Glycine riboswitch aptamer from Synergistaceae bacterium UBA5560, 100 nucleotides, folded computationally. The source organism's lineage runs through Bacteria, Thermotogati, Synergistia, Synergistales and Synergistaceae. Its Rfam family is "Glycine riboswitch aptamer". About the family: This family represents the bacterial glycine riboswitch. The prediction has a mean pLDDT of 81. It was read from a public genome assembly, where an Rfam model found it.
[in-house]
RNA sequence: AUGAGCGCCGUAAGAGAGUCCCGCCGGGAGGCGGGCGCCGAAGGGGCAAGGCCGCCGCAAUGGGGCCGAAUCUCUCAGGCACGAGGAUUACGGCGGGACG
Numbered sequence: 001a002u003g004a005g006c007g008c009c010g011u012a013a014g015a016g017a018g019u020c021c022c023g024c025c026g027g028g029a030g031g032c033g034g035g036c037g038c039c040g041a042a043g044g045g046g047c048a049a050g051g052c053c054g055c056c057g058c059a060a061u062g063g064g065g066c067c068g069a070a071u072c073u074c075u076c077a078g079g080c081a082c083g084a085g086g087a088u089u090a091c092g093g094c095g096g097g098a099c100g
Stems, first nucleotide, its partner, number of pairs: 006095008018036001020035006037080003043076001044074003050067004055063002
């Protein structure tokens, strides 16, 4: 089940932080490299409560190990005019087949 959780596609909305400095390429827009300063909402890493353990130990939840969330945190990656991207939300479609 007149189709849950979930995944994908489309449409709409969607924040933050330098149009910073230097060099090279380029007609330009811009691109590449270096430098300092920043952002968190692609992705990625970390942690609480709690739970588990055939480990150590006479025992003690004592020690140790494992699992364990985020918009928290880190800033690897990504980003800091426009554009693109963008967690998330809504609607529609496709898949899926039962969460709650």